[in-house]
RNA sequence: GCGGGAUUCGUAUAGUGGCUAAUACAUCAGUUUUCCAAACUGAAGACGCGAGUUCAAUUCUCGCAUCCCGCA
Numbered sequence: 001g002c003g004g005g006a007u008u009c010g011u012a013u014a015g016u017g018g019c020u021a022a023u024a025c026a027u028c029a030g031u032u033u034u035c036c037a038a039a040c041u042g043a044a045g046a047c048g049c050g051a052g053u054u055c056a057a058u059u060c061u062c063g064c065a066u067c068c069c070g071c072a
Base pairs, nucleotide, nucleotide: 001071002070003069004068005067006066007065010025011024012023013022018055027043028042029041030040031039048064049063050062051061052060
């Protein structure tokens, strides 16, 4: 330099053109316990950035950024 793939709560993964973006762990609060841990209940927390298509984009298209893989 060329080609391909990925980017979603703190972490790991789902997810789909639409009405509330899901789950687990973690965090916080409460219950329980003499205390801690465990258990149970609840809460907060996210679609990399920009543009386009569309009535509507996290999803489709393009560009940029970062990371990974391959080729040279």